[in-house]
RNA sequence: CUCUUAUCCAGAGAGGCAGAGGGAACGGCCCAAUGAAGCCUCGGCAACCUGCCAGCGUAUCCAUGGAACGCUACCAAGGUGCCAACUCCGACAGCGGACGGCUGGAAGAUGAGAG
Numbered sequence: 001c002u003c004u005u006a007u008c009c010a011g012a013g014a015g016g017c018a019g020a021g022g023g024a025a026c027g028g029c030c031c032a033a034u035g036a037a038g039c040c041u042c043g044g045c046a047a048c049c050u051g052c053c054a055g056c057g058u059a060u061c062c063a064u065g066g067a068a069c070g071c072u073a074c075c076a077a078g079g080u081g082c083c084a085a086c087u088c089c090g091a092c093a094g095c096g097g098a099c100g101g102c103u104g105g106a107a108g109a110u111g112a113g114a115g
Stems, first nucleotide, its partner, number of pairs: 001115008013042005021031003026090003043083003048079003054072005060067003087107001092104004096099001
């Protein structure tokens, strides 16, 4: 980078360095010198993946309590991710007297797997 798949209306920020941008792209609308991006430190959220311990189960093994295997999760910890606004809203299609609307799609983000 490409493909497959799941999720995207919830949640969670302080300090230091720095100094003008940022919210993917386009149109909006916002955020920003009461300090943007980026970097560092500490903290937090979440529960996609792994998973100690725990609980439960078993036609297996040793033996009266364990092992092995399997399952479960408000599970320690770890791998990622995230901590303004629904993925900030729209953009394409459909629907409804109609807008802070509904449904789907595209695009994007993140995880897991594959190339």
Predicted 3D model of a 115-nucleotide RNA (SAM riboswitch aptamer (S box leader)) from a Chloroflexota bacterium. It was read from a public genome assembly, where an Rfam model found it. Taxonomically the source falls in Chloroflexota (Bacteria, Bacillati). The prediction has a mean pLDDT of 82.